[in-house]
Molecule: transfer RNA
Organism: Patescibacteria group bacterium
RNA sequence: GGCUCCAUCGUCUAGCGGUUAGGACACAGGGUUCUCAUCCCUGUAACCGGGGUUCGAUUCCCCGUGGAGUCA
Repeated sequence: GGCUCCAUCGUCUAGCGGUUAGGACACAGGGUUCUCAUCCCUGUAACCGGGGUUCGAUUCCCCGUGGAGUCA
């Protein structure tokens, strides 16, 4: 340098055009307990950047950035 794939809460991950963007762990508050742990309830928190297509984009297309693989 060519080609392929990936990018979503702090971390891991689901979401194949109209979702309140869901779950687990973590964190915060509460309940339970003499206390801690466990368990239960609640909450905080996310679509890599810029364009395009579309009535509507996390989702499709292009460019960029970062990462992984592969061929040199």